The prediction has a mean pLDDT of 87. The part of an RNA shown here (large-subunit ribosomal RNA, domain IV) has 357 nucleotides and comes from Anaeromyxobacter oryzisoli. Taxonomically the source falls in Anaeromyxobacter (Bacteria, Myxococcota, Myxococcia, Myxococcales). The sequence was found in a public genome assembly. Its Rfam family is "Bacterial large subunit ribosomal RNA". Gene Ontology terms of the family: ribosome and structural constituent of ribosome.
Context: one part of a larger RNA
RNA sequence: CUCUGGUCAAGGAACUCUGCAAUCUACUCCCGUAACUUCGGAAGAAGGGAGGCCCGGAUCCGUGUAAGGACUUGCUCCUGAAGCGUAGCCGGGUCGCAGAUAAAUGGCGGUAGCGACUGUUUAACAAAAACACAGGACUCUGCAAACACGCUAAGUGGAUGUAUAGGGUCUGACGCCUGCCCGGUGCCGGAAGGUUAAGGAGAUUCGUCAGAGCGCAAGCUCAAAGCGAUGAACCGAAGCCCCGGUAAACGGCGGCCGUAACUAUAACGGUCCUAAGGUAGCGAAAUUCCUUGUCGGGUAAGUUCCGACCUGCACGAAAGGCGUAACGACUUCCGCGCUGUCUCGACCAGGGACUCA
Numbered sequence: 001c002u003c004u005g006g007u008c009a010a011g012g013a014a015c016u017c018u019g020c021a022a023u024c025u026a027c028u029c030c031c032g033u034a035a036c037u038u039c040g041g042a043a044g045a046a047g048g049g050a051g052g053c054c055c056g057g058a059u060c061c062g063u064g065u066a067a068g069g070a071c072u073u074g075c076u077c078c079u080g081a082a083g084c085g086u087a088g089c090c091g092g093g094u095c096g097c098a099g100a101u102a103a104a105u106g107g108c109g110g111u112a113g114c115g116a117c118u119g120u121u122u123a124a125c126a127a128a129a130a131c132a133c134a135g136g137a138c139u140c141u142g143c144a145a146a147c148a149c150g151c152u153a154a155g156u157g158g159a160u161g162u163a164u165a166g167g168g169u170c171u172g173a174c175g176c177c178u179g180c181c182c183g184g185u186g187c188c189g190g191a192a193g194g195u196u197a198a199g200g201a202g203a204u205u206c207g208u209c210a211g212a213g214c215g216c217a218a219g220c221u222c223a224a225a226g227c228g229a230u231g232a233a234c235c236g237a238a239g240c241c242c243c244g245g246u247a248a249a250c251g252g253c254g255g256c257c258g259u260a261a262c263u264a265u266a267a268c269g270g271u272c273c274u275a276a277g278g279u280a281g282c283g284a285a286a287u288u289c290c291u292u293g294u295c296g297g298g299u300a301a302g303u304u305c306c307g308a309c310c311u312g313c314a315c316g317a318a319a320g321g322c323g324u325a326a327c328g329a330c331u332u333c334c335g336c337g338c339u340g341u342c343u344c345g346a347c348c349a350g351g352g353a354c355u356c357a
Base pairs, nucleotide, nucleotide: 001352002351003350004349005348006347007346008345010343011342014341019338027051028050029049030048031047036041038173052094053093054092055091056090057089059087061085062084063083067079068078069077070076071074095099107336108335109334110333112331113330114328115327119131120130135171136170137169138168139167140166141165147157148156149155174323175322176321177320179253180252181251184250185249186246187245188244189243190242193241194240195239199235200234205229206228207227208226211222212221213220214219254272255271256270257269258268281315282312293309294308295307296306297305
């Protein structure tokens, strides 16, 4: 110096990102216990008091002798002094600094955020506000169900279930609620019209060619049927176009200008655009850039915190909005207690380091 323990004057969080760490607290009984609340809780709230040993006393319960009683006369049963055991209680006394004398064994309160809760999770850097959750909603599925596994299979799960059932998606107890937009995308419904594949249909045209014509000949021209090729009109489903519905489907929810008898502001008006222009509630927020916004509270002093304001860069209603008792090894801020966290260090014990062998 380092590690693990222990003690400390005065101060008591001044330490520090943070009271991290370590103290304090702690057991049993008695007294007492607030806001708030879903009336269950909160609560061991908080905050107080008692506790050893000895003597005496009055008791509880158990056992059960003597004694008494009962009858079914038994190694019976019932009551039950005494004795023994047991549990606390009351009074008096006594020792120590200290009596839950060791060990084990909650520090407490207030405030706000998030998540309702108990649970689950990154085995080995994250336990959380993430996941799950009861509850809510939408949607699919009529049974050989939907859906999933499987080689487009057999088969199996779903389910020896049957719409109060099963699958998928979102939300996430509870309370009060959940506004407007269907133009785009999706989904559902519709079928008049438009478009339209394979296929049907087979017009037209072409090739080949019997034959015919011309030619001295080579050959040239025309060309029926058949065969082959080409393939128009027309017919032709779903889909798409089209018509409607649907947002707890994917999603979206404006701009400029003017106006009141100080000023300021604008209940009011004008205008442009849109499918519709953000309702309730909340708001510098786990969201606020400017920003340490402004005001108030707490401090001697507060970029954090709490309460307000609203100018919401860029909250907002099941990617739910706003509240909420209880709960949380969650996060923020404050206070009481307590302390070597610190002012500021000191000492003790043991291990290591170090020196020597």